The RNA shown here (Guanidine-I riboswitch aptamer) has 113 nucleotides and comes from Pseudanabaenaceae cyanobacterium LEGE 13415. Its Rfam family is "Guanidine-I riboswitch aptamer". About the family: This family represents a conserved RNA structure found upstream of the ykkC and yxkD genes in Bacillus subtilis and related genes in other bacteria. The sequence is in RNAcentral, with records from Rfam. Of the family's consensus pairs, 100% are formed in the model. Its mean pLDDT, the model's own confidence on a scale to 100, is 77.
RNA sequence: CACGAUCGCUUCUAGGGUUCCGAUUCAGCCACCGUUUAGGCGAAUGCCUGGUCCGAGAGAAGCAAACUGUCUAGCACGAGACAGUCACACGGCGGGACAAAAGCCCGGGAGAG
Repeated sequence: CACGAUCGCUUCUAGGGUUCCGAUUCAGCCACCGUUUAGGCGAAUGCCUGGUCCGAGAGAAGCAAACUGUCUAGCACGAGACAGUCACACGGCGGGACAAAAGCCCGGGAGAG
C1' cells in the first nucleotide's frame, strides 16, 4: 500500500418524543341542578410522573452464524454432539422517517488518533 473478515436476530435498558390511552386545565357545548353522583363531547398541554409506541456499531443478556479442536468414523461428500474463540472501538455538523423525537437511519460515515 492492496485485499478479505470482524456478520445477523430476539428481548431488555440508557435515551426519546406525543399517534392512541391516561392525567391536568377549561375562557366552550350538552346533560344534571330537591338530594346524591360529578357525567358526556370538544379543545389545549409532553419544562405531564405514566401505559401503548420508537430505541443503541461503540449498552446488557440470550439465540444463532463463522472459525478451531475432539468424537460419531477407515476414506470422500455431507451431517450431528461437545468444548473453545467470538477482539477493539474517540467520533461531529447536517439531513431523513414514522404521530413526533432520539445513542433510530445516513454512520464502525466525515473527521481525529